[in-house]
RNA sequence: GAGCUGGCCAGACAGUCGCGUGCCGCAUUGCGGUGCGAGGAAAGUCCGGGCUCCGCAGGGCAGAGUGCCAGGUAACGCCUGGGGGGCGUGAGCCCACGGAAAGUGCAACAGAGAGCAGACCGCCACUCCUUCGGGAGCGGUAAGGGUGAAAGGGUGCGGUAAGAGCGCACCGCAUUUCGCGGUAACGUGAAUGGCUAGGUAAACCCCACUCGGAGCAAGACCAAAUAGGGAAGCAAUGGCGUGGCCCGCGCUGCUUCCGGGUAGGUUGCUACAGGCCGACGGUGACGUCGGUCGCAGAGGAAUGACUGUCCACGACAAAACCCGGCUUAUCGGCCAGCUC
Numbered sequence: 001g002a003g004c005u006g007g008c009c010a011g012a013c014a015g016u017c018g019c020g021u022g023c024c025g026c027a028u029u030g031c032g033g034u035g036c037g038a039g040g041a042a043a044g045u046c047c048g049g050g051c052u053c054c055g056c057a058g059g060g061c062a063g064a065g066u067g068c069c070a071g072g073u074a075a076c077g078c079c080u081g082g083g084g085g086g087c088g089u090g091a092g093c094c095c096a097c098g099g100a101a102a103g104u105g106c107a108a109c110a111g112a113g114a115g116c117a118g119a120c121c122g123c124c125a126c127u128c129c130u131u132c133g134g135g136a137g138c139g140g141u142a143a144g145g146g147u148g149a150a151a152g153g154g155u156g157c158g159g160u161a162a163g164a165g166c167g168c169a170c171c172g173c174a175u176u177u178c179g180c181g182g183u184a185a186c187g188u189g190a191a192u193g194g195c196u197a198g199g200u201a202a203a204c205c206c207c208a209c210u211c212g213g214a215g216c217a218a219g220a221c222c223a224a225a226u227a228g229g230g231a232a233g234c235a236a237u238g239g240c241g242u243g244g245c246c247c248g249c250g251c252u253g254c255u256u257c258c259g260g261g262u263a264g265g266u267u268g269c270u271a272c273a274g275g276c277c278g279a280c281g282g283u284g285a286c287g288u289c290g291g292u293c294g295c296a297g298a299g300g301a302a303u304g305a306c307u308g309u310c311c312a313c314g315a316c317a318a319a320a321c322c323c324g325g326c327u328u329a330u331c332g333g334c335c336a337g338c339u340c
Base pairs, nucleotide, nucleotide: 001340002339003338004337005336006335007334008333009332011310012309013308014307015306016305017304019037020036021035022034023033024032025031026030039316043327044326046325047324048323049322050321051215052214053213054212058247059246060245061244063211064210065209066208067207068082069081070080071079072078083097084095085094086093087092098206099205103204104203105200106199120145121144122141123140124139126137127136128135129134153171154170155169156168157167158166173193174192175191177190178189179188180187181186219267220266221265222264229258230257231256232255233254234253238252239251240250241249272294274293275292276291277290278289279288280287281286
């Protein structure tokens, strides 16, 4: 100088006025005091849950999700560590990472032939013809050449009419094999071998594991109003019961259309799988113990305006039941480690 990885911050301070809320006081429709008051992503609504309600909450089919191994976690499609593959000089980064010999499908063109293949040019044997250059027929062959992204292991030696794992050596590959290391994925060595059968499953499929549903507009309570309206259909062998179908179980009425009333208030609504500090254990994610703190709860929706100083000169951007992740957007600043 150029990179890689991890962590932190998110304008600050002071003043004046204006907002929301908890508590206290005065005393009511408010006043005063005091504490607190938008994010690292609050975003996307993509996963997982907490919580609420329905359902004898059980079983199965279909369907959906995940997909190396071992851990963490309330759980996950997340995180951590390891294995394998790929990229990079490296620090590091990425992986939709089970199975192609269960089956089906797909792969333009070129090419003889692209899943059970294949003989275009060639090489060789035999027979016939010959102008002695070769030609024709019939058989063998896949080593050489060509086409292609890819053509049924590679290199070398032997062998053969010419060739071919035809044989051999080394490599490669295969094995419900054996040894060693590892919890395992896997690594490594040996033995035996057949000389062996491409790609694609983010194609259908097969295998393993997991999965009730709906959602704070869930629900609970209070008050008020209305028309206990009208019509049609099914009816116990029926109907209804929170995705579809079947069985089981429960209940005994249910479905559709037209028309009328109400949509007001309280609650759910913030003390939690919570934050911070320390010790111990662990490679790590994280766990255990101790201490300490309380950090928004609006309800048509609160954070605004002005002044001064400093400075990183402020990008992307605003909570609406809550939490753990992932993904996306983004101006800058600081710290630590590592690589060339």